Molecule: c-di-GMP-I riboswitch aptamer
Organism: Bacilli bacterium
RNA sequence: AAUAUUCAGGGGCAAAAUCUGAGAAAUCAGAUGACGCAAAGCCACGGGACUACCGAUCCGUUUCAUGGAUCCAUGUUCGCCGGGUUGCAAUA
Numbered sequence: 001a002a003u004a005u006u007c008a009g010g011g012g013c014a015a016a017a018u019c020u021g022a023g024a025a026a027u028c029a030g031a032u033g034a035c036g037c038a039a040a041g042c043c044a045c046g047g048g049a050c051u052a053c054c055g056a057u058c059c060g061u062u063u064c065a066u067g068g069a070u071c072c073a074u075g076u077u078c079g080c081c082g083g084g085u086u087g088c089a090a091u092a
Stems, first nucleotide, its partner, number of pairs: 003092004012037002017032006035079001041085003045082003048077003055071005
């Protein structure tokens, strides 16, 4: 230096839930809180998953308005998996 492994001393992150705020929603941010995490650091690049404001189609109603169903990512998720990239402790 590279690779592999994990029983983490110091130190780090923070699930669910609750409160506040943003958003159409998924979800996100902050506080409280710890289920877990050795990349649970970063990047939505591939697959998956979630959502559907807008849009498309159909149905119903109809003066206008308006309602419902299905589809749709351009939205979200890196704490679903893979990939890329950077980094820490110990051991081999």